[in-house]
């Protein structure tokens, strides 16, 4: 240094779920609890995808239709990284 994770060790994240909290228009997110699963569930919305539509378009209304908002535990790129193997 490259390759790969079958077993292990130290250890680490923490779905659902639930809150007299917070934060946001929702989606979702923080915190705390919990514990389905992860070898990058570590980072970056950079390409696809989903979710959501304050605001804007449309439109008599119903309502459509829009990401610049969300999701890295959707997949894909791209940076970094623990052990062990070989």
């Nucleotide at each position: 240094a490259a390759a790969g994770g079958a077993a292990a060790g130290c250890g680490g994240c923490a779905a659902a779920c639930u809150u007299a909290u917070c934060c946001g228009a929702a989606a979702g997110g923080a915190a705390a609890g919990g514990a389905c699963g992860c070898a990058a569930a570590g980072c970056u919305a950079u390409g696809g995808g989903u979710c959501u539509a304050c605001g804007g378009c449309u439109g008599a209304a119903a309502a459509g239709c829009u990401a610049c908002g969300a999701u890295c535990g959707c997949c894909a790129a791209g940076c970094u990284g623990c052990c062990c193997u070989u």

A computed fold for an 86-nucleotide RNA from Paenibacillus alkalitolerans, annotated as c-di-GMP-I riboswitch aptamer. It was read from a public genome assembly, where an Rfam model found it. The model forms 95% of the base pairs in the Rfam consensus.